[in-house]
RNA sequence: GCGGCACGUUUUAAGCAUGCAAGUCGAACGGUAGAAGGUCUUCGGACUUUUGAGAGUGGCGAACGGGUGAGUAACACGUAGGUAAUCUGUCUUAGGGGUUGGGGAUAGCCCAUGGAAACAUGGGGUAAUACCGAAUAGCUCCCUUUCAGCACAAGCGGGAAGGGGGAAAGGCGCUUAGGCGCCACUUUAGGAUGAGUCUGCGUACCAUUAGCUAGUUGGCAGGGUAAAGGCCUACCAAGGCAACGAUGGGUAGCGGGUCUGAGAGGAUGAUCCGCCACACUGGCACUGAGACACGGUCCAGACUCCUACGGGAGGCAGCAGUGGGGAAUAUUGCACAAUGGGGGAAACCCUGAUGCAGCAACGCCGCGUGAGUGAAGAAGGCUCUUGGGUCGUAAAGCUCUUUCGGCAGAGAAGAAGGGUUUCUAGGUAAAUAAUCUAUGGUUUUGACGGUACCUAAAGAAGAAGCACCGGCUAACUCCGUGCCAGCAGCCGCGGUAAUACGGAAGGUGCAAGCGUUGUUCGGAAUUACUGGGCGUAAAGCGCACGUAGGCUGACUUAUAAGUCGAUUGUGAAAGCCCAGGGUUUAACCCUGGAAUUGCAGUCGAAACUGCGAAUCUUGAAUGCUUGAGAGGGUGGGGGAAUUCCUGGUUUAGAAGUGAAAUUCGUAGAUAUCAGGAGGAACACCGGAGGCGAAGGCGCCUGCCUGGCGAUGCAUUGACGCUGAGGUGCGAAAGCGUGGGGAGCAAACAGGAUUAGAUACCCUGGUAGUCCACGCCGUAAACGAUGGAUACUAGGUGUUCGGAGCAUUAACCCUCUGAGGACCGGAGCUAACGCAGUAAGUAUCCCGCCUGGGGAGUACGGUCGCAAGGCUAAAACUCAAAGGAAUUGACGGGGGCCCGCACAAGCGGUGGAGUAUGUGGUUUAAUUCGAAGCAACGCGCAGAACCUUACCUGGGCUUGACAUCCCGAGACCGCUGCAGAGAUGUAGUUUUCACUUCGGGGACGUGGUGAUAGGUGCUGCAUGGCUGUCGUCAGCUCGUGUCGUAAGAUGUUGGGUUAAGUCCCGCAACGAGCGCAACCCUUAUCCUUAGUUACCAGCAUUAAGUUGGGGACUCUAGGGAGACUGCCGGUGUCAAACCGGAGGAAGGCGGGGAUGACGUCAAGUCCUCAUGGCUCUUACGGCCAGGGCUACACACGUACUACAAUGGCAAAGACAAAGGGCAGCGAAAUCGCGAGAUGGAGCCAAUCCCAAAAACACUGUCUCAGUCCGGAUUGGAGUCUGCAACUCGACUCCAUGAAGCUGGAAUCGCUAGUAAUCGAAGAUCAGCACGCUUCGGUGAAUACGUUCCCGGGCCUUGUACACACCGCCCGUCACACCACGAAAGUGGUCAAACCCAAAGCGCGUGAGCUAACUUCGGAGGCAGCGCGCCAAGGU
Repeated sequence: GCGGCACGUUUUAAGCAUGCAAGUCGAACGGUAGAAGGUCUUCGGACUUUUGAGAGUGGCGAACGGGUGAGUAACACGUAGGUAAUCUGUCUUAGGGGUUGGGGAUAGCCCAUGGAAACAUGGGGUAAUACCGAAUAGCUCCCUUUCAGCACAAGCGGGAAGGGGGAAAGGCGCUUAGGCGCCACUUUAGGAUGAGUCUGCGUACCAUUAGCUAGUUGGCAGGGUAAAGGCCUACCAAGGCAACGAUGGGUAGCGGGUCUGAGAGGAUGAUCCGCCACACUGGCACUGAGACACGGUCCAGACUCCUACGGGAGGCAGCAGUGGGGAAUAUUGCACAAUGGGGGAAACCCUGAUGCAGCAACGCCGCGUGAGUGAAGAAGGCUCUUGGGUCGUAAAGCUCUUUCGGCAGAGAAGAAGGGUUUCUAGGUAAAUAAUCUAUGGUUUUGACGGUACCUAAAGAAGAAGCACCGGCUAACUCCGUGCCAGCAGCCGCGGUAAUACGGAAGGUGCAAGCGUUGUUCGGAAUUACUGGGCGUAAAGCGCACGUAGGCUGACUUAUAAGUCGAUUGUGAAAGCCCAGGGUUUAACCCUGGAAUUGCAGUCGAAACUGCGAAUCUUGAAUGCUUGAGAGGGUGGGGGAAUUCCUGGUUUAGAAGUGAAAUUCGUAGAUAUCAGGAGGAACACCGGAGGCGAAGGCGCCUGCCUGGCGAUGCAUUGACGCUGAGGUGCGAAAGCGUGGGGAGCAAACAGGAUUAGAUACCCUGGUAGUCCACGCCGUAAACGAUGGAUACUAGGUGUUCGGAGCAUUAACCCUCUGAGGACCGGAGCUAACGCAGUAAGUAUCCCGCCUGGGGAGUACGGUCGCAAGGCUAAAACUCAAAGGAAUUGACGGGGGCCCGCACAAGCGGUGGAGUAUGUGGUUUAAUUCGAAGCAACGCGCAGAACCUUACCUGGGCUUGACAUCCCGAGACCGCUGCAGAGAUGUAGUUUUCACUUCGGGGACGUGGUGAUAGGUGCUGCAUGGCUGUCGUCAGCUCGUGUCGUAAGAUGUUGGGUUAAGUCCCGCAACGAGCGCAACCCUUAUCCUUAGUUACCAGCAUUAAGUUGGGGACUCUAGGGAGACUGCCGGUGUCAAACCGGAGGAAGGCGGGGAUGACGUCAAGUCCUCAUGGCUCUUACGGCCAGGGCUACACACGUACUACAAUGGCAAAGACAAAGGGCAGCGAAAUCGCGAGAUGGAGCCAAUCCCAAAAACACUGUCUCAGUCCGGAUUGGAGUCUGCAACUCGACUCCAUGAAGCUGGAAUCGCUAGUAAUCGAAGAUCAGCACGCUUCGGUGAAUACGUUCCCGGGCCUUGUACACACCGCCCGUCACACCACGAAAGUGGUCAAACCCAAAGCGCGUGAGCUAACUUCGGAGGCAGCGCGCCAAGGU
């Protein structure tokens, strides 16, 4: 793209323009207009034949067919029955019966009148199968009498006799005129069909609807109907319905079926079929066989239309169609050819039923959009690790085919009948006529439609989209975007590397469709009948008694309701299923079968349930005997204690608290003694003990009384269990009335505490607590566990009984009941746990649950004096809420332990001045980073230029640097000029080296483009490195075991250690990373080796200076040594600890290096490396100058001090470890000094830096802003360096600030440590109070672990897991949503009254009146009255 078959206003039962959808019959009747022909004609016309509209009378139909689902919860529907309580036009059966004879009207028509119209009125004719009497009737109905039969019954049907009532219509054809045939009419009994009515059963929601009902329920009589019946009326009775849900309310047409589901179910009621209801809304009847009538009448109402304003007309929920509503649903088509219907004798007419066509991918089914070949794997796209991969045999190309579509040709079936005529046979008949039946001949009928189907030619030609690609769920990459834009069914994606957004390419799935949205079922065992639950997740009524109901022991027998079997009827058709057949297949259609699990009838069975009868004792109950008990009610009694009162003694406090105060007390408290009053509660015993249904019950005792247990005997004979409603009991608080009131004590008052303290604490104190009577009716009323019965391993103790054994007796022991406890097995449980007192295994009954919040709330009802109780929602909102257990983390939880953590000490910081870093501020710039501990003398082991990253200005663009290509050339260097310099310019000097002689290379320079370059961004894209917890003792794994699992065990426990160090124990056994050790250094000794080091003895010198020595010191190689090894004690015969010996060193000897798994998105892109982004005549590169050095201020870290343990002066001692050639630099000389001159020696155990300082000794100062302190400033200098202005260090002279030991707070340190003293080194031209290292002098204190901080292990709680810096509650402010209340308002239903149309019924009917008449009238009509009654009104 095409075709076949189906289907198409789910919404406004809202309103409708226009056309059509129900007519037909002249063979019922009178009678025409018109047309054609004939005859006659006075040409005006008349008569007649054939035909024939329109209209009328009459008949039949219009009650079917077609539409819709508003109403209806009902005998409406479904199913099974009844009708002995009924009707039924047309059709049919009965070789049924009959159709006689009269009469009076009336429409049409004609004339006239009124009206706009619709229509109406009057007068005069006329017909019938229209209407009315009469006759007859073997038939029927009614009444009376009688006979047999049937039926459960009211009754039914039949026979006989008598009496009474009741019919009709003709038309057409033929005729030998006698009659015959056909149709119609009338009557009767059947049949069929259709309809009415009655009954059993079934039929959705709300109990926040619990009582309803006066024609109501029944009877008798009457009326009414086709028919039973309160259907209606009068009278009588007082019934009827309802928890098995009446009444009321909301919703809804019902069924066959349809969708879904394994089924059971759930949802639904389009198309097709059956039934019902309705026809603008409401009411009413008429006609008729049938209606209370979709395309009929009347009335009322609303709406629309016409009008001459006086009046009229209308009803698409028929078919089309129109506007409207709506997310949404079609043509104002063709035809009666077929099927069916109405009328007709028939032809035929009518038929929006129906058959067809049109529109719509709305659904189902089928077909096509090509097939084969084709690798240079084309071009192009996408991607890329740049090799490739992929779209992809896909395309192109070559070779074929032609379905479907288009064009052309041919071309069905659906048609059976019917008509005319004719042949033959037959019926009726007297008949050859007429008519009927049957088989033939002839002729004729198709909307669809020139359609289906078939054929020829041409030609790959005309025919592919949609969704998706994170998981669920089949299918992945790139780019863009950057919590934006957006996606999203759920979980969730997106904050610069998005398979999740948007695009692309590729892929996946479906395919003339695909996706979205909505709806239903499923999954959902998530309402659980099949098939769930209630200790803690939602869920056992607070407890009992008991009604209805449900369930119910053993045996026998009878019955047959349930049950089971067989059979009969029914369970419409269509549909589903099966078989077969027809369309080329399929969808679709046809035929047959099966099924329809249901209901009803008949016959049978008797196990179980039910009902009836008879029996039993084991369930249950009763009596006798006996036992324990805070069981209940009521009366009497008792002592201790508190308080108060009276009196005595005594004196200044008492009371109270963490500490106080309020309070009491000199008016005598508290304390103490005696006496008295009054109320409430009953110590010890006392117990996880007892009793009770629960709530609950505790001094002694009298009376009344309930329940329970035990043993044996007897009695009744299933009398039982549970229990909706109902009734009773029911802690505390609270309420009412009246008492009582000692203590205690809400409210309240005061005092404290506190930021506040409407609290906790204290002092007071009223209701109340107590009693009587009456309410309330709730609790974590808990075992968070309803009651009853039975069964199912053990163990332990306890309360109350019984029996046995034994005994003087009580125990003990054995057995057996009833309670109340613990432990534990099977089993159960999500786990925790339960476990004979079940949460196990079963049965019966009741109650309750169905995500969290809203909410046990609102509204309604009910109870209550009130407080409030009981019953009990929804809107809305969330994606969770919850249980049990696990691992962590946390706790102003617990236990154990450690650390300069506190404590005990010593010295500091915080105050001053200065140095230095930071913040802030400032600036052109004050480059950047670091931020609690763990940023802040940190990166920086050293900013005047450089560094330098910043700022200003000048200048470069393949670049300062790397690789490649090309050109010319040595390059480099030097000089002059301009300039701040970079740089520019002018000169000058100079001929690199290799060679196969082609060239290639190094170097600088010029050019081109690839690219360089960036201390630009992101440390939250990263590597590496580092900090920190923390040198804390921890962190894990394999196998095994335990647990459903997360996980646990090991790793916990008892000891011990600095240590998860070691030992012991243990469902664990082992192992790894950490600890320790191995490494360096230091402390002792030995040995080897002695120069530059050393020097005991010998010689020598000013001097280890030299000879010499190898002993010592020292140096630096190798060894030894320390291991709880030994002894004693403690300890578990352990590990280990304590003490001791020896030893230089003793329990890790001191110090260092060494940093587990991990945490902090810790720090660093500015060391380095690096992804991505970004700049590219600049964010790159060069240069000069400036800045990083600023300065109201704040903080950190240091230095120096404030002084006498000191300052100053003089003189005198003792180190270690380092460094040195662009270097250290001696002696000597000069300078007050910094330093200068100088240049010996040294590449270093040799020389130099180099003086160690504190210290010791002596002197002085004598407590002061000083002989302390040295800042600041002035002047003069030295050194380094191209250059000390911004901005170096040092020296000298002068100056001489603050500061007199430092608030709150806070830091370090446990021994060669703190404190104090100096020395050296790195960086470095110069610059050190910083940093690192070195030695000198050299303390105090630690009772101890309560507390602060940090950490480790075990345990406990948890609503935390971003892990307490967590989580989380309430008010308020603003906006919005929803629900309740609400003045007001609308709808619906009900009740009462008023008014009352049409209609019907009754009455009247003096007015009017053709049929009959015995002439008197009968009958009819109008009118009027009454009753019922819709709408309306109140």